Record summary:
A computed fold for a 522-nucleotide part of an RNA from an uncultured organism, annotated as small-subunit ribosomal RNA, 5' domain. The coordinates come from a structure-prediction model, not an experiment, and the mean pLDDT is 82.
Context: one part of a larger RNA
RNA sequence: GAGUGAACGCUGGCGGCGUGGUUCAGACAUGCAAGUCGAGCGAUGAAGCUCCUUCGGGAGUGGAUUAGCGGCGAACGGGUGAGUAACACGUGAGCAACCUGCCCUGAAGCGGGGGAUAGCCCGGGGAAACUCGGAUUAAUACCGCAUAUGACCUGUCAUCGCAUGGUGACAGCGUUAAAGCUAGAAUCGGCACUUCAGGAGGGGCUUGCGGCCUAUCAGCUUGUUGGUGAGGUAACGGCUCACCAAGGCUAAGACGGGUAGCUGGUCUGAGAGGAUGAUCAGUCACACUGGAACUGAGACACGGUCCAGACACCUACGGGUGGCAGCAGUUUCGAAUCAUUGGCUAAUGUGGGAAACCAUGACCAUGCAACGCCGCGUGGGGGAUGACGGUCUUCGGAUUGUAAACCCCUGUCACCGGGGAGUAAACCUACGCGAAGAGCGUAGCUGAAUUUACCCGGAGAGGAAGCCGUGGCUAACUCCGUGCCAGCAGCCGCGGUAAUACGGAGACGGCAAGCGUUACUC
Numbered sequence: 001g002a003g004u005g006a007a008c009g010c011u012g013g014c015g016g017c018g019u020g021g022u023u024c025a026g027a028c029a030u031g032c033a034a035g036u037c038g039a040g041c042g043a044u045g046a047a048g049c050u051c052c053u054u055c056g057g058g059a060g061u062g063g064a065u066u067a068g069c070g071g072c073g074a075a076c077g078g079g080u081g082a083g084u085a086a087c088a089c090g091u092g093a094g095c096a097a098c099c100u101g102c103c104c105u106g107a108a109g110c111g112g113g114g115g116a117u118a119g120c121c122c123g124g125g126g127a128a129a130c131u132c133g134g135a136u137u138a139a140u141a142c143c144g145c146a147u148a149u150g151a152c153c154u155g156u157c158a159u160c161g162c163a164u165g166g167u168g169a170c171a172g173c174g175u176u177a178a179a180g181c182u183a184g185a186a187u188c189g190g191c192a193c194u195u196c197a198g199g200a201g202g203g204g205c206u207u208g209c210g211g212c213c214u215a216u217c218a219g220c221u222u223g224u225u226g227g228u229g230a231g232g233u234a235a236c237g238g239c240u241c242a243c244c245a246a247g248g249c250u251a252a253g254a255c256g257g258g259u260a261g262c263u264g265g266u267c268u269g270a271g272a273g274g275a276u277g278a279u280c281a282g283u284c285a286c287a288c289u290g291g292a293a294c295u296g297a298g299a300c301a302c303g304g305u306c307c308a309g310a311c312a313c314c315u316a317c318g319g320g321u322g323g324c325a326g327c328a329g330u331u332u333c334g335a336a337u338c339a340u341u342g343g344c345u346a347a348u349g350u351g352g353g354a355a356a357c358c359a360u361g362a363c364c365a366u367g368c369a370a371c372g373c374c375g376c377g378u379g380g381g382g383g384a385u386g387a388c389g390g391u392c393u394u395c396g397g398a399u400u401g402u403a404a405a406c407c408c409c410u411g412u413c414a415c416c417g418g419g420g421a422g423u424a425a426a427c428c429u430a431c432g433c434g435a436a437g438a439g440c441g442u443a444g445c446u447g448a449a450u451u452u453a454c455c456c457g458g459a460g461a462g463g464a465a466g467c468c469g470u471g472g473c474u475a476a477c478u479c480c481g482u483g484c485c486a487g488c489a490g491c492c493g494c495g496g497u498a499a500u501a502c503g504g505a506g507a508c509g510g511c512a513a514g515c516g517u518u519a520c521u522c
Base pairs, nucleotide, nucleotide: 001522002521003520004519006518007517008516009515010514013376014375015374016373017372018371019369020368021333026331027330028329030328031327032326035072036071037070040069041068043066048061049060050059051058052057079286080285081284089210090209091208092207093206094205095204098203099202100201103199104198105197106196107195108194109193111145113143114142121134122133123132124131125130150176151175152174153172154171155170156169157168158167159166160165180191181190182189212258213257214256219249220248221247224246225245226244227243228242229241230240231239261283262282263281264280265276266275267274268273288309289308290307291306292305311322312321313320314319339366341365342364343363348362349360350359351358352357379409380408381407382406389400390399391398392397413463415458416457417456418455419454423449428444429443430442431441432440433439466511467510468509469508470507471492472491473490477506478505479504480503481502487494488493
């Protein structure tokens, strides 16, 4: 000098864009953060409409609503950095050792049956959480049978290669599927379902190289290193197990200890390098602590389950409930870090749905904080008897100083009034073409922010300047007070009676809505 997620002191007008618990991965009241589908299913059946009526109501239609079964999602998105020195990350390869829901393309199919169970009803237990028994019912829930384009398995042959092997053809009383829905009915169609092949995107595994400190850590290792066989996995593999052999790593630092998420990047520097890893992006790990599996295409699963533990809460003392490192917010800690805000029938994205739509503390916005960067303003021109006042003085004057007053203007920002974009075009609806709810065209609908940006008009210099310094380094000097005292100080050093170094005043210098100090980095 530059920089910071900064803090502290003094001061503080506006706007834009960003940023905002670096400490206790401490504990958390309250609300919200993952639902959706009635066009899968049985129930429930509101308003409205129609009919009947003994005016009490009843019947039909209609489908609002809702718990349950079922499907998809909940493995994404969001948070944190504890752990991890590791194929965790970065980069380059490999898998002839692998998986892949939804999506796209292609081929083939979707036949015929069965038994249950939630819900509802009845009954029982419990303070509650909840739970037990009986009867009964449906499905795109579940289970047989049929069929098999195919796939799998076994065998034979051909061909190819990169070692294990890959690909193709043929054969077999061998094994293996399925589900329906469609807003009057039906055909077609659409959406779904099953099998297989290919793709896209996603993931798993292996591996070369790279990136911390420590030798006051020198030896480490028994599933350890390799083999055979078996099990297990989507898959290779001591991944696991039985047996066999005695190996494997290490001074190019094994093993141990300490520290730490990694990267793109960020800061600095002419560069080489050094430091760093907030926000944003990629990736990994974690979800009160420890362990485990289930479901599923995908988890060993933040707002799922089970077990153990600590903590907290409810209790009728028998037993239960909970997990903010999601968004707000509370408390603790700390030098220190915000609102228990609006919207998603606005935008973008995601989940579900045929769609309307629903959900979304993702996101979009607003609020608070000079925390940072950038921009603007606090007025412009004229104005000398160089006024008053202040300070200094050699008492003549000098300086503050064109500074003020005064005159003439301007109107940024803020203030008041009016106008007023853009973020919005799709979905959808209507109409037209069309066989069509396919597709195309035209029109319409939709804004949280919004009292928006921006524009016009009005008024009026009115509302808007401080902080640090002035001995040298280092730009800027005098007076008074103090008297090695009080104090200053980054270094050198000032202060003991004329202090440009302490305190005050005036003047001056620097920066400016900031200025200084502290901490850290280069």